[in-house]
RNA sequence: GGGCCCGUAGCUCAAUGGCAAAGCAACCGGUUUGCAUCCGGUAGAUGGGAGUUCGAUUCUCCCCGGGUCCA
Numbered sequence: 001g002g003g004c005c006c007g008u009a010g011c012u013c014a015a016u017g018g019c020a021a022a023g024c025a026a027c028c029g030g031u032u033u034g035c036a037u038c039c040g041g042u043a044g045a046u047g048g049g050a051g052u053u054c055g056a057u058u059c060u061c062c063c064c065g066g067g068u069c070c071a
Base pairs, nucleotide, nucleotide: 001070002069003068004067005066006065007064010024011023012022018054026042027041028040029039030038047063048062049061050060051059
């Protein structure tokens, strides 16, 4: 320098162009004499920009970051 893959919540990860799901963690409540466990609930996320589209996490382009291969 080039090819390919990836980037979603604090962490791990779903979502075939139509309401962004879940587990753990956090917080609140219940349970307990108390803690833990357990049960219920709350908040929290699409790397940045542009394009296509009625509508983009999803498709296209550029950039940023990571991985991998070639040179």
Description: Model confidence (mean pLDDT): 84 of 100. Predicted 3D model of a 71-nucleotide RNA (transfer RNA) from Candidatus Sungbacteria bacterium RIFCSPHIGHO2_01_FULL_54_26. The organism belongs to Candidatus Sungiibacteriota, within Bacteria. The RNAcentral record of the sequence draws on ENA.